[in-house]
RNA sequence: AGAGUUUGAUCAUGGCUCAGGACGAACGCUGGCGGCAUGCCUAACACAUGCAAGUCGAACGGAGCACGUUCCUUCGGGGACGUACUUAGUGGCGAACGGGUGAGUAACGCGUGAGCAACCUGCCUCGGUGAGGGGGAUAACACUUGGAAACAGGUGCUAAUACCGCAUAAGACCACACUGUCGCAUGACAGAGGGGUCAAAGGAGCAAUCCGCACUGAGAGGGGCUCGCGUCCCAUUAGCUAGAUGGCGGGAUAACAGCCCACCAUGGCGACGAUGGGUAGCCGAGCUGAGAGGCUGAUCGGCCACACUGGAACUGAGACACGGUCCAGACUCCUACGGGAGGCAGCAGUGGGGAAUAUUGGGCAAUGGGCGAAAGCCUGACCCAGCAACGCCGCGUGAAGGAUGAAGGUCUUCGGAUUGUAAACUUCUGUCCUUGGGGAAGAUAAUGACGGUACCCAUGGAGGAAGCCCCGGCUAACUACGUGCCAGCAGCCGCGGUAAUACGUAGGGGGCAAGCGUUAUCCGGAAUUAUUGGGCGUAAAGAGUGCGUAGGUGGUUACCUAAGCAGGGGGUGAAAGGCACUGGCCUAACCAAUGUCAGCCCCCUGAACUGGGCUACUUGAGUGCAGGAGAGGAAAGUGGAAUUCCUAGUGUAGCGGUGAAAUGCGUAGAUAUUAGGAGGAACACCGGCGGCGAAGGCGACUUUCUGGACUGUUACUGACACUGAGGCACGAAAGUGUGGGGAGCAAACAGGAUUAGAUACCCUGGUAGUCCACACCGCAAACGAUGAGCACUAGGUGUCGGGUAAGCAAUUACUCGGUGCCGCAGUUAACGCAUUAAGUGCUCCGCCUGGGGAGUACGUACGCAAGUAUGAAACUCAAAGGAAUUGACGGGGACCCGCACAAGCAGCGGAGCAUGUGGUUUAAUUCGAAGCAACGCGAAGAACCUUACCAGGGCUUGACAUCCUCUUGAAACUCCAGAUAACGACGGAGCCUCCUUCGGGACAAGAGAGACAGGUGGUGCAUGGUUGUCGUCAGCUCGUGUCGUGAGAUGUUGGGUUAAGUCCCGCAACGAGCGCAACCCUUGCCGAUAGUUGCCAUCAUUAAGUUGGGCACUCUAUCGGGACUGCCGGGGACAACUCGGAGGAAGGUGGGGAUGACGUCAAAUCAUCAUGCCCCUUAUGUUCUGGGCUACACACGUGCUACAAUGGUCGGUACAAAAAGCAGCGAUCCCGUGAGGGGGAGCGAAUCUCAAAAACCGAUCCCAGUUCGGACUGCAGGCUGAAACCCGCCUGCACGAAGUCGGAGUUGCUAGUAAUCGUGGAUCAGAAUGCCACGGUGAAUGCGUUCCCGGGUCUUGUACACACCGCCCGUCACACCAUGGAAGUUGGGGGUGCCCGAAGUUGGACAAGUAAUAGUUUACCUAAGGCAAAACCAAUGACUGGGGUGAAGUCGUAACAAGGUAACC
Repeated sequence: AGAGUUUGAUCAUGGCUCAGGACGAACGCUGGCGGCAUGCCUAACACAUGCAAGUCGAACGGAGCACGUUCCUUCGGGGACGUACUUAGUGGCGAACGGGUGAGUAACGCGUGAGCAACCUGCCUCGGUGAGGGGGAUAACACUUGGAAACAGGUGCUAAUACCGCAUAAGACCACACUGUCGCAUGACAGAGGGGUCAAAGGAGCAAUCCGCACUGAGAGGGGCUCGCGUCCCAUUAGCUAGAUGGCGGGAUAACAGCCCACCAUGGCGACGAUGGGUAGCCGAGCUGAGAGGCUGAUCGGCCACACUGGAACUGAGACACGGUCCAGACUCCUACGGGAGGCAGCAGUGGGGAAUAUUGGGCAAUGGGCGAAAGCCUGACCCAGCAACGCCGCGUGAAGGAUGAAGGUCUUCGGAUUGUAAACUUCUGUCCUUGGGGAAGAUAAUGACGGUACCCAUGGAGGAAGCCCCGGCUAACUACGUGCCAGCAGCCGCGGUAAUACGUAGGGGGCAAGCGUUAUCCGGAAUUAUUGGGCGUAAAGAGUGCGUAGGUGGUUACCUAAGCAGGGGGUGAAAGGCACUGGCCUAACCAAUGUCAGCCCCCUGAACUGGGCUACUUGAGUGCAGGAGAGGAAAGUGGAAUUCCUAGUGUAGCGGUGAAAUGCGUAGAUAUUAGGAGGAACACCGGCGGCGAAGGCGACUUUCUGGACUGUUACUGACACUGAGGCACGAAAGUGUGGGGAGCAAACAGGAUUAGAUACCCUGGUAGUCCACACCGCAAACGAUGAGCACUAGGUGUCGGGUAAGCAAUUACUCGGUGCCGCAGUUAACGCAUUAAGUGCUCCGCCUGGGGAGUACGUACGCAAGUAUGAAACUCAAAGGAAUUGACGGGGACCCGCACAAGCAGCGGAGCAUGUGGUUUAAUUCGAAGCAACGCGAAGAACCUUACCAGGGCUUGACAUCCUCUUGAAACUCCAGAUAACGACGGAGCCUCCUUCGGGACAAGAGAGACAGGUGGUGCAUGGUUGUCGUCAGCUCGUGUCGUGAGAUGUUGGGUUAAGUCCCGCAACGAGCGCAACCCUUGCCGAUAGUUGCCAUCAUUAAGUUGGGCACUCUAUCGGGACUGCCGGGGACAACUCGGAGGAAGGUGGGGAUGACGUCAAAUCAUCAUGCCCCUUAUGUUCUGGGCUACACACGUGCUACAAUGGUCGGUACAAAAAGCAGCGAUCCCGUGAGGGGGAGCGAAUCUCAAAAACCGAUCCCAGUUCGGACUGCAGGCUGAAACCCGCCUGCACGAAGUCGGAGUUGCUAGUAAUCGUGGAUCAGAAUGCCACGGUGAAUGCGUUCCCGGGUCUUGUACACACCGCCCGUCACACCAUGGAAGUUGGGGGUGCCCGAAGUUGGACAAGUAAUAGUUUACCUAAGGCAAAACCAAUGACUGGGGUGAAGUCGUAACAAGGUAACC
């Protein structure tokens, strides 16, 4: 100090979360020692038991016991005196301290600083003075009475430092009148005068003397009271107050005071937050933080409050009293039922509550306290010990060496790696520990609970001592197995659906360590409440606008003041704590010494600035005077155009309306048209980012009344200003009330359409309303989404209203005020803003703090209502939102292309058949392919085989590969025979390998064992490779530079052009790469070379290029040439290019092919092959026979053949190209109607063979289900093949179905193309209508780019990015959660009124009467209690309202693109 998380990516906004520290903690796992601290945060709940406050005999009388002396004696004992000890009672002091707790308290309670001239003070210290002389009682005790007890009463006796008069008065106090000094007011102090009132106690000691007593002055310490300032949340608490505020006079108190009382007055507090409600002991300090702050108030210390709950006083120096009293209440206990007793929030301890907090310990040795003259006694204060890892600090669990890098574990690419010097092993050490011995300080002379403790010495032995969390990112640390959206994890993001570094386990690793994690809470990070230190155009946020009160802020000048401000000094700021530096425990924690504070108060000084007082000024502000502009406002009047309606005329069948229609109007005369009239509303043109107004808003013309701004002038006032919480006023539309008015328009409503529906969009009607008057409402996307004011900071260019100067004018220059655009600096997250700021500053106000819930609920105020204003929470999410970027998309736009449409030709879709697919069926109908881009596809060819499927029979190291052992040289193979459905068996015959150093080896076969083989089993969503597709579309990128905070942009956009990102020009770009093109093949022309198997012009020859001859031609196959916009003209920008032309076989890439950029589709393929992982292993492997892949109500795709005369049939006659051929092609010839058979010439092929059809020439048919068409079927045959039943092809004869040109829709094709005709090849024993090739014949049309489809470029919108097959809204249904309302019900605290009224203080009265007291009674006040009404808070409530959340529910499609009716308020 930051990090993660919104996005495809980016920047900014913004929340959530994490890393740090802390703790009186708790929980989980674990646990060796010591030191120092700490330990009921909850029930201020209830408490058994013990202890926690006594002491003094030197205050007093008595009693008891012991001893001594003495006397008496009945010899038992008794009396008197004395000494020591004990102590129930009287008396004194203490018990008001110490200890506990935090319920109450928002207060002079606390903190801080002052004050008391308004006060008190036992014990203590220092002074002054005094103590004379009397009196009567009473406990104890004795006797006695009542009672269960607690206790109480009566009679009698007695003492004092107990109590009461009298005397004395240094002195104190009181009143009177007076003097001096002093003070901030009232006044204070001192002194003198006479007057009044008021004291006392003794004890010890031989004594000295000591301790006490009384009055008084001062001090110290302690307390009481008053005041300034500070001290939590809520305004959904706004008014509160009757002793209330003050006065006069009394009373009371230590003392002031409404503290109390009588009378009088009517005040007092409050937006600077009264009153009310909630919460809370306050502080020194503690935690955190860089600090400012925020949170906390355990332990220690100061103050306060309380002591079962409430009230009250007594005693006393001090209490309204924790371990005192009285009363009331609740609770507990005792009881003889009549009455009594009690108060752990003291120390231990118990129950209870709770996540949770200790021993019924030792000691007064130390420190301190009470009493005492003292010894001493008491002390759960305190000092110690015990329990608890609760915290902080320290130490240990061993050290050094040790590589066959052991074993084991884990992983593995099987080589190894790692655990790991770790262990073992060797040599050592002894901190803690064990045992034994010594043994403190704490204690000035004695006294030690702790404690035989700390510490020291010796002894023994590595022995007894390591865990917890984590390992996806944040965040240090990775692999294997298991699991398979399951189980589970999770602080946030998120992991898990068969290869999980995220779950569980293991190995390994990281972190901390006697602890480690988790949970709760606080601060930090969070500048996320922003004083330091934030914002408000679009992210949350400027009030709709003005006027103005309080408040805040305020121009220039001189003087005074000194509140703020600044400097100096003084006081306070307790101690502890913190910090600095030293010191003490071995160190540290811990402890100690010294120094050091913010704040507040007082004094002195200064005078720049702010404030205050006073003086002046004119520039801020305002006034006067002179002008012009304007839909500024209000009222009255006037006008024309148009719509509608009424009347009348003309006129006739339609009008109207729409995408198209219909409802509607019209023969009772509409629409149209002419004239007249009525009525209401709005004011065309001018009209303009023109004007006016604070905003809302204002638009015909005239008049009246009226507000404001602007310009000029500089006469007047002299800071009069700015802003503005509350307040007041204005405030579009809609809406409300009352009364008018009502032409048009038009919510609601009705009808017609549209539609799946259509409570809509469209149409026909139509009421409120819209208009006027008066009165309400007070909200809008009331927007510039931009508060008001002032000042400053480049310009340019329009426009509106004025002014000045020049000019005849037009106009130009300057200037003031408005209103626009562009743009620099600056600013902004960016977009943008930019003298009309969103720039730079100042002043004041308003507002914001994640999204949803929600502008909702409740409360309150306003309103007739509608509603408005104010305005939450529970709960829920990790985002919501802004700007910009790249894509994709749009029922957005522009440009362009393509057989995309159009123009044409031929089809498909209808029929029959072939073939593929779906479906169905089946034992099986093996598997894959699925819009385009699956479906004559994998399959260039399923009768067996293929074959993967089914049924059945066999085999199990296997049909196939490698390795090992043994045996053999045969086996395999061929032939014969033969079981079986077949394979596999059994038997016979033939055949008996090669090399050799003779040891053996190679090879082959058999048998055996195991490693392994094998799998067309799964996953194409684990993969390689290959392929399809967009698309042969023109695109896709990079380097450097530049721009941008960045994603990115630029280049690649623009103007032209092209088939093309093709080229040219321009340009912050300049270049380059993959694509395009070209290079390659083929075809079209020519030439050269070469002529056999090819060719034949000339010569000869033949039936025939048959032969001689020739190589000119054709052709073949090699090399070249040719075409490049090269030439001319037009256009274009003098370019690229384009149009036309010439020449040319060919002309603008000549035609065709091969060639497929970056990428998209988790596209296809695990069944071509390869391959990870998973699965099977006498089977999911392998082999055999038979069957199936060929099924068949049906649906679809692709084809073939047709429906006929441009034809069929018959006859005749021509012309190809490109292939293929030895298990082959197979000629001539013969046989057969034919398929074919016989036969075999020639040919491994420019030589031989397969081998043409349409066309052409004739004939016939005559428009018909035919001489079309050929399916289906019967019979007879042929071929291939072990084998044609399931299930092949072909031939002949016979049979002769559907079909007469095909609905919606849809396909191909732009020239040697479509169409049509035949030919060949691969596969192949056989089996093409398919596929791949080949040639023959050979068209039509193309205006054009509006539309459909696909694509490219630019641009625009976007809430999409899995990218429109996207996103997303609301009702309903279901589950759960929190919450509002609700007839009510229950509880609570506080207040009010009334009733009753204990104890007690004070006052009054009474009687008896004491030395004094005591007693009875009463009045006021008053606790508790009762009654009543209301308010508030909380809980609950049938039912009910909306809200939130929830993988796959229903209905629609509202929003995002022009979202298909622009959206929104």

Record summary
The prediction has a mean pLDDT of 85. Predicted 3D model of a 1465-nucleotide RNA (small-subunit ribosomal RNA) from an uncultured bacterium. It matches the Rfam family "Bacterial small subunit ribosomal RNA". RNAcentral holds the sequence, with entries from ENA and Greengenes.